[in-house]
RNA sequence: AGGAGGAUCGUCCAAUGGAAGGACAGCGGUCUCCAACACCGCCGAUCACAGUUCGACCCUGUGUCCUCCUG
Repeated sequence: AGGAGGAUCGUCCAAUGGAAGGACAGCGGUCUCCAACACCGCCGAUCACAGUUCGACCCUGUGUCCUCCUG
């Protein structure tokens, strides 16, 4: 320099055009003499900026960062 892949709750992953879900963690509750376990509930996110579309995590462009390949 060129090419490929990726960026989503605090962490690890889903969702591939139709209003973002799960696990763990955290918080509250039930249980317990207390604690732990278990169960129930709550909290919380789309890398940034534009574009297309009635509608974008998803498609397009640019940029930033990470990984890999070629030179």

Transfer RNA from uncultured Ruminococcus sp., 71 nucleotides, folded computationally.
Its Rfam family is "tRNA". Rfam's curators write: Transfer RNA (tRNA) molecules are approximately 80 nucleotides in length. By type it is a transfer RNA.
The sequence was found in a public genome assembly.
The coordinates come from a structure-prediction model, not an experiment, and the mean pLDDT is 84.